This is a predicted structure of a 136-nucleotide RNA (FMN riboswitch aptamer (RFN element)). The sequence was found by an Rfam model in a public genome assembly. The coordinates come from a structure-prediction model, not an experiment, and the mean pLDDT is 81.

[in-house]
RNA sequence: GAAAGUCUUUGUGGCAGGGUGGAAGUCCCUACCGAUGGUAUAGUCCAUGACCCGCUUUGGCGGCUGAUCCGGUGACGUGUUUUGAACGGCAUGAAUUCCGGAACCGACGGUAUAGUCCGGAUGAGAAAAGACAUUU
Numbered sequence: 001g002a003a004a005g006u007c008u009u010u011g012u013g014g015c016a017g018g019g020u021g022g023a024a025g026u027c028c029c030u031a032c033c034g035a036u037g038g039u040a041u042a043g044u045c046c047a048u049g050a051c052c053c054g055c056u057u058u059g060g061c062g063g064c065u066g067a068u069c070c071g072g073u074g075a076c077g078u079g080u081u082u083u084g085a086a087c088g089g090c091a092u093g094a095a096u097u098c099c100g101g102a103a104c105c106g107a108c109g110g111u112a113u114a115g116u117c118c119g120g121a122u123g124a125g126a127a128a129a130g131a132c133a134u135u136u
Stems, first nucleotide, its partner, number of pairs: 002136003005132006017029003031116002033106002035048004043104002052063004068102005076093006108119003
């Protein structure tokens, strides 16, 4: 340093202002928010988790599950050139992640129709960090 084991901790944010109405944090205008891993830094790419459904030997397994385009830059890669070797130069590829612009999305139950309120949930969980002991 690597693999397997046990344990501990951590592990989701958001309605400010106005309008209508008897009543709306739910409608309308506007505002605000963005779980985990991967990858050039991601709510919209790839994968995972939560909700829900089915099965189950209760360990899990299967299913379901939303949304992005346009322009720019060029970390880095490849080729080439120079060189003792490089840096560098040139060519080419390269971010749905960066920069600019314009969009879009958000489980279930409750309630005036909810991503933001209340509830299942002092729950569960991808995963992250750490501790312990053993083997190679």